[in-house]
RNA sequence: GGGCGCUUAGCUCAGGUGGCGAGAGCGCCGCCCUUACAAGGCGGAGGUCGCAGGUUCGAGCCCUGCAGCGCCCA
Numbered sequence: 001g002g003g004c005g006c007u008u009a010g011c012u013c014a015g016g017u018g019g020c021g022a023g024a025g026c027g028c029c030g031c032c033c034u035u036a037c038a039a040g041g042c043g044g045a046g047g048u049c050g051c052a053g054g055u056u057c058g059a060g061c062c063c064u065g066c067a068g069c070g071c072c073c074a
Base pairs, nucleotide, nucleotide: 001073002072003071004070005069006068007067010026011025012024013023019057028044029043030042031041032040050066051065052064053063054062
């Protein structure tokens, strides 16, 4: 220098062929239970969907550029 993949909650990840409200598990916080802790039950907080543009009535999803990480080639 070229090619491919990935980037969504603190962590690990889903998210069909663009269609209302952005999710799951774990973790965190509160309450219940317990003498207490753990386990269990109930509830809750937490997101500019990497960044910037574009297409569209509408973008996590499509297109372009950039950045970071990984792999391959030179």
Transfer RNA from a Nitriliruptorales bacterium, 74 nucleotides, folded computationally. The source organism's lineage runs through Bacteria, Bacillati, Actinomycetota, Nitriliruptoria and Nitriliruptorales. Rfam family: tRNA. Its family is annotated with triplet codon-amino acid adaptor activity in the Gene Ontology.